[in-house]
RNA sequence: AGUCGAUACUGCGACUAUAAAGAGGCUUUAGGCAGUAAGCGUUACCCCUUCGGGGGUAGGUAGUA
Numbered sequence: 001a002g003u004c005g006a007u008a009c010u011g012c013g014a015c016u017a018u019a020a021a022g023a024g025g026c027u028u029u030a031g032g033c034a035g036u037a038a039g040c041g042u043u044a045c046c047c048c049u050u051c052g053g054g055g056g057u058a059g060g061u062a063g064u065a
Base pairs, nucleotide, nucleotide: 001016002015003014004013005012007037008036009035010034011033025064026063027062032040042059043058044057045056046055047054048053
């Protein structure tokens, strides 16, 4: 300097051409590292379906230091 931890910014952390991870305080949760925003994944209910899947509404881990 760049890439990654779903997205934007910041922090935390890892990696070096790759996009992963046993890292990201600890425990817990399907809930993805954290804060704010948002609501991509995901969860519950309902509807449609060519049974592959699609749509609508609601929620947006919790506790602790």